[in-house]
């Protein structure tokens, strides 16, 4: 001290797809004397419905070695699929850098 590995997101950057409709509840303004109804508004509030996004996680798979042919096992990903996730911002986010310590050559 260089690489690697791990650690850090209360250290940075980081991409895509409805601010979609529906019911149900909450705050908050406003009409009416009021119960009450009614409107607007706010929200990362619950559930539904249709529709799409791929880069948490999760799952599928190729080719290579081998003198040739089967069979079995292995067999990656930013490639698929889309179960989970997630579809103004914010959150979160593979990757990438940054710190700091840790191990290990």
């Nucleotide at each position: 001290u260089c690489c690697g590995a791990c650690c850090u997101u209360g250290c940075c950057g980081a991409a895509g797809a409805g601010u979609u409709c529906u019911g149900c509840g909450g705050g908050c303004c406003c009409g009416c004397c009021a119960a009450g109804c009614g409107g607007g508004u706010c929200a990362g509030g619950c559930a539904g419905a249709c529709g799409c996004c791929g880069a948490a996680g999760g799952c599928g798979c190729a080719a290579g070695u081998u003198u040739c042919c089967g069979c079995c096992c292995g067999g990656a990903a930013a490639c698929g699929c889309u179960c989970a996730g997630g579809c103004a911002a914010a959150u979160a986010a593979a990757c990438g850098g940054g710190g700091g310590g840790u191990c290990g050559c």
The RNA shown here (Glycine riboswitch aptamer) has 105 nucleotides and comes from an uncultured Pseudomonadota bacterium. Model confidence (mean pLDDT): 76 of 100. Its Rfam family is "Glycine riboswitch aptamer". Rfam's curators write: This family represents the bacterial glycine riboswitch.